[in-house]
RNA sequence: UGGGUGGGGCCGAUGGUCGCGGAGCGCCGGUUGGUGGGCGCUUCGAGGAAAGUCCGAGCUCCGCAGGGCAGACCGCCAGGUAACGCCUGGGCGCCGCAAGGCGACGGAUAGGGCCACAGAGAACAGACCGCCCUUGAUCCAAAGGGUAAGGGUGAAACGGUGGGGUAAGAGCCCACCGCGCGCCUGGCAACAGGCGCGGCACGGUAACCCCCGGUCGGAGCAAGGCCAAGUAAGCAGCGAGACCCGGCCCGGGUCGUUCGAGCUGCGGGUAGGCCGCACGAGGUGGCUGGCGACAGCCAUCCCAGAGAGAUGACCAUCUGCUCGCACCAGCGAGUAACAGAACUCGGCUUAUGGUCCCACCAUUUCC
Numbered sequence: 001u002g003g004g005u006g007g008g009g010c011c012g013a014u015g016g017u018c019g020c021g022g023a024g025c026g027c028c029g030g031u032u033g034g035u036g037g038g039c040g041c042u043u044c045g046a047g048g049a050a051a052g053u054c055c056g057a058g059c060u061c062c063g064c065a066g067g068g069c070a071g072a073c074c075g076c077c078a079g080g081u082a083a084c085g086c087c088u089g090g091g092c093g094c095c096g097c098a099a100g101g102c103g104a105c106g107g108a109u110a111g112g113g114c115c116a117c118a119g120a121g122a123a124c125a126g127a128c129c130g131c132c133c134u135u136g137a138u139c140c141a142a143a144g145g146g147u148a149a150g151g152g153u154g155a156a157a158c159g160g161u162g163g164g165g166u167a168a169g170a171g172c173c174c175a176c177c178g179c180g181c182g183c184c185u186g187g188c189a190a191c192a193g194g195c196g197c198g199g200c201a202c203g204g205u206a207a208c209c210c211c212c213g214g215u216c217g218g219a220g221c222a223a224g225g226c227c228a229a230g231u232a233a234g235c236a237g238c239g240a241g242a243c244c245c246g247g248c249c250c251g252g253g254u255c256g257u258u259c260g261a262g263c264u265g266c267g268g269g270u271a272g273g274c275c276g277c278a279c280g281a282g283g284u285g286g287c288u289g290g291c292g293a294c295a296g297c298c299a300u301c302c303c304a305g306a307g308a309g310a311u312g313a314c315c316a317u318c319u320g321c322u323c324g325c326a327c328c329a330g331c332g333a334g335u336a337a338c339a340g341a342a343c344u345c346g347g348c349u350u351a352u353g354g355u356c357c358c359a360c361c362a363u364u365u366c367c
Base pairs, nucleotide, nucleotide: 003361004360005359006358007357008356009355010354011353012318013317014316015315016314017313018312020045021044022043023042024041025040026039027038028037047338051349052348054347055346056345057344058343059220060219061218062217071216072215073214074213075212076090077089078088079087080086091105092103093102094101095100106211107210111209112208113205114204115203128151129150130147131146132145133144134143135142159177160176161175162174163173164172179198180197181196182195183194184193185192186191224275225274226273227272234266235265236264237263238262241255242254243253244252245251282301283300284299285298286297287296288295289294321334322333323332324331325330
């Protein structure tokens, strides 16, 4: 340098003009009532996923004596955490030379079910080819018998390799491996190692039922709480007048005075407004403890809160990418990946273009 593995960061930068939303301050108006409105200045204004809404929580309301059944989810061990199905470390298995990656990873002697196709035979099995023995004078063929080492089928064939043994074979016998049981050692544990015994007796599947252990009440910010106009109905009090035509009077009309017009008040509730709602399991930096996830302490910062829903547009320079022209220098054009808050956190998953940094690996591409 090339190849590879793991982790982390950034999302175009700077300046200017205009615009939008929130907050603070100042100024100026408006309405019968409710809600307020405009202008200026200052300041703040999307993400690593704001997404999917898949897990776990906070918060809120409802429910709840205690126990059980059913159901759902989880499942190696230890730790982290508010909690988790997440994360860290370890064990085991598989993949990779390695760095490293992947993991529905409790139980198959508690019981039941299933094991397609092929194949002779698929679970207390089986003999198609083969091998061996006998009959037949011999060979072939045939018949009877033995066998399961070899071939063949299959995802899987009732332990594997080697030796002995045998007519040929076979855990029939032996050694090692594997398996099961017991003990010892190391480890908190999962588990690993060692020793002894057994003797081949235990196929696979629990991502089929099931068994074992653990966890689990429901709904969700349109949760929920507060203030509350007008109108209608209701209740209470006062109550004989109230209203229309009209400039005023007279006059006329409507409703009412036991069935109560009108006025006042009350509580519930609607429109509407306010809170919830932005100081939090918070961000940044340092120190300490820990292999680590993380925890503790100190310092420092305040960082969107709309309610039809703001976060945008343009210009200049620079940077990055793509395309075209050009021998080069360079010139011109174009575009920013995925996407976008809505009660809030911790995770997971999915989408995504480019760039920068760090650590590590070796059958090493070149120097």

Overview
Predicted 3D model of a 367-nucleotide RNA (Bacterial RNase P class A) from a Gemmatimonadales bacterium. Its Rfam family is "Bacterial RNase P class A". Rfam links the family to the GO terms tRNA processing, dimeric ribonuclease P complex and ribonuclease P activity. It was read from a public genome assembly, where an Rfam model found it.